Predicted 3D model of a 73-nucleotide RNA (transfer RNA) from an uncultured Clostridia bacterium. It matches the Rfam family "tRNA". From the family's description: Transfer RNA (tRNA) molecules are approximately 80 nucleotides in length. Rfam links the family to the GO term triplet codon-amino acid adaptor activity. The sequence was found in a public genome assembly.
[in-house]
C1' cells in the first nucleotide's frame, strides 16, 4: 500500500430475504436452607464500533472513518 473478516447487554455469543433486539454465564430481588452453596422464581441491563446516505421503516442495503484478526507485497 491492497485484498478480506470481525465489532450487538459486564463476559461468550445469537438475530439470513429490511418490519422497531435476544440466549447463556455474571451481578440484583425473592422462595428454599439454622447460615451458605446449589436449585427454583423475577425483574433489570444495549444511543446494534462512529458518522453520512438510501427507505415508510434500517444489526441488516450502500459510502467514509475508527479499532482489531488474516491473506499478499
Nucleotide at each position: 500500500g491492497g485484498g478480506u473478516g470481525a465489532c450487538u447487554a459486564g463476559c461468550u455469543c445469537a438475530g439470513u430475504u429490511g418490519g422497531u433486539a435476544g440466549a447463556g454465564c455474571a451481578g440484583c430481588u425473592g422462595a428454599c436452607u439454622c447460615u451458605u452453596a446449589a436449585u427454583c422464581a423475577g425483574a433489570a441491563g444495549g444511543u446494534c464500533g462512529a458518522g453520512g446516505g438510501u427507505u415508510c421503516g434500517a444489526c441488516c442495503c450502500c459510502c467514509u472513518c475508527g479499532u482489531u484478526g488474516c491473506c499478499c507485497a
The prediction has a mean pLDDT of 80.